[in-house]
Context: one part of a larger RNA
Molecule: small-subunit ribosomal RNA, 3' major domain
Organism: uncultured organism
RNA sequence: UGACGGGGGCCCGCACAAGCGGUGGAUUAUGUGGUUUAAUUCGAAGCAACGCGAAGAACCUUACCAGGUCUUGACAUCCUGCUAACGAAGUAGAGAUACAUUAGGUGCCCUUCGGGGAAAGCAGAGACAGGUGGUGCAUGGUUGUCGUCAGCUCGUGUCGUGAGAUGUUGGGUUAAGUCCCGCAACGAGCGCAACCCCUAUUGUUAGUUGCUACGCAAGAGCACUCUGGCAGGACUGCCGUUGACAAAACGGAGGAAGGUGGGGAUGACGUCAAAUCAUCAUGCCCUUUAUGACUUGGGCUACACACGUACUACAAUGGCGUUAAACAAAGAGAAGCAAGACCGCGAGGUGGAGCAAAACUCAGAAACAACGUCCCAGUUCGGACUGCAGGCUGCAACUCGCCUGCACGAAGUCGGAAUUGCUAGUAAUCGUGGAUCAGCAUGCCACGGUGAAUACGUUCCCGGGCCUUGUACA
Numbered sequence: 001u002g003a004c005g006g007g008g009g010c011c012c013g014c015a016c017a018a019g020c021g022g023u024g025g026a027u028u029a030u031g032u033g034g035u036u037u038a039a040u041u042c043g044a045a046g047c048a049a050c051g052c053g054a055a056g057a058a059c060c061u062u063a064c065c066a067g068g069u070c071u072u073g074a075c076a077u078c079c080u081g082c083u084a085a086c087g088a089a090g091u092a093g094a095g096a097u098a099c100a101u102u103a104g105g106u107g108c109c110c111u112u113c114g115g116g117g118a119a120a121g122c123a124g125a126g127a128c129a130g131g132u133g134g135u136g137c138a139u140g141g142u143u144g145u146c147g148u149c150a151g152c153u154c155g156u157g158u159c160g161u162g163a164g165a166u167g168u169u170g171g172g173u174u175a176a177g178u179c180c181c182g183c184a185a186c187g188a189g190c191g192c193a194a195c196c197c198c199u200a201u202u203g204u205u206a207g208u209u210g211c212u213a214c215g216c217a218a219g220a221g222c223a224c225u226c227u228g229g230c231a232g233g234a235c236u237g238c239c240g241u242u243g244a245c246a247a248a249a250c251g252g253a254g255g256a257a258g259g260u261g262g263g264g265a266u267g268a269c270g271u272c273a274a275a276u277c278a279u280c281a282u283g284c285c286c287u288u289u290a291u292g293a294c295u296u297g298g299g300c301u302a303c304a305c306a307c308g309u310a311c312u313a314c315a316a317u318g319g320c321g322u323u324a325a326a327c328a329a330a331g332a333g334a335a336g337c338a339a340g341a342c343c344g345c346g347a348g349g350u351g352g353a354g355c356a357a358a359a360c361u362c363a364g365a366a367a368c369a370a371c372g373u374c375c376c377a378g379u380u381c382g383g384a385c386u387g388c389a390g391g392c393u394g395c396a397a398c399u400c401g402c403c404u405g406c407a408c409g410a411a412g413u414c415g416g417a418a419u420u421g422c423u424a425g426u427a428a429u430c431g432u433g434g435a436u437c438a439g440c441a442u443g444c445c446a447c448g449g450u451g452a453a454u455a456c457g458u459u460c461c462c463g464g465g466c467c468u469u470g471u472a473c474a
Base pairs, nucleotide, nucleotide: 001474002473003471004470005469007468008467009466010465011464012463013462015458016457019422020421021420022419023418026312028310029309030308031307032306033305034303035302042053043052064298065297066296067295068294069293070292073128077127078126079124080123081122082121083120086104090099091098092097108117109116110115130287131286133285134284135283139281140280141276142275143274144272146270151190152189153188154187155186156185157166158165159164170181171180172179196264197263198262199261201232202231203230204229205228206227207226210222211221212220214219235258238252239251240250241249242248314415318374319373320372321371322370323369331362332361333360336355337354341350342349343348381412386407387406388405389404390403391402392401428450429449430448431447432446433445434444
């Protein structure tokens, strides 16, 4: 000087407390461990691994296993020779591949018409290719975490023999090393804040595909809604009280909004030899008829069990049925979204209007409301599992997809110790869309609808910041 303390002081955070909802018990989904296996490819490991890489494993993907194959190679450059390239149907085979210089087919540029060249293919020789093989403790790049915590430093000066100190400490204040005052310090940098985006309000401008005060429509118009552009507005600016005549705090006015208005992006010096050699790049090591490459099938989906994360429930604030075109936002669409119509109980099918979209389509929002029924039960709760019959995608749904109808109707009656999220348009609850994607979502990312309770307070648990003190640590 740091680090640490079951030392002290001050302060903060859904850290506790006050509340609301969960997890831990059940079924299922998914990830992991373990076990099994020919293989169950690999990585991730307290917080910060475990619905994580994977925004989507039937084949492919695929890296794993078994079998069948190739060896200058599936991919790249260079050399020599030949042939333009390309190459259907067929036979054998699980396919890769072989028959095969098969049938067919001869182009472009230059030319002294002999030939040469480009591109591509075949054969040959080796230099080399290849490696999702090892090392993240050799690395770059990228990322997590402490933590959006308020800190981390430098120049000059001063003090100290020196390591270092000072500034950065102190008195107030703040979300903040934010600001004020004081001071052997005076300044500065990276962080904080602001500048950026969305949202809440107003004005102005522009109105088509949007909107409609006129009677449907047409027309007309741009008032309104809305969509773009530009501008205003919030600054403790004003008043009062407190304060040290400061910074600031508290109350109030006006205002759509008040003290950072709400949200996002933004992550200082550094810590964890943190993660990643399997995104990519890369040193070294290893491999080279194999640890490379192709192919068929299998596996990544196994199952006594253990854990994490979710879905659905256990019901009456509910289930079911009918009615009322009740009321959104944000998105996507051409190898696409697909309307009206017809067929089917339905999944879906036939068909194809319109739309590269403020125009057309996906598209019906659901919870909500009204009426009826059920009468507290393993039930008209719950829906797992199973049987049968179908639909869709796709060469192909057996291993191993999703959906529909009928039948079947399991566990479960609110969950031990323990543990978790959340302070407002939040929790809870209700649907909607998108990426990936042929198909496949209880996951992820986004969108709106309905819409609470509680916070006395900082003694205690956890984490963090500043000052100070002790030290068996560096």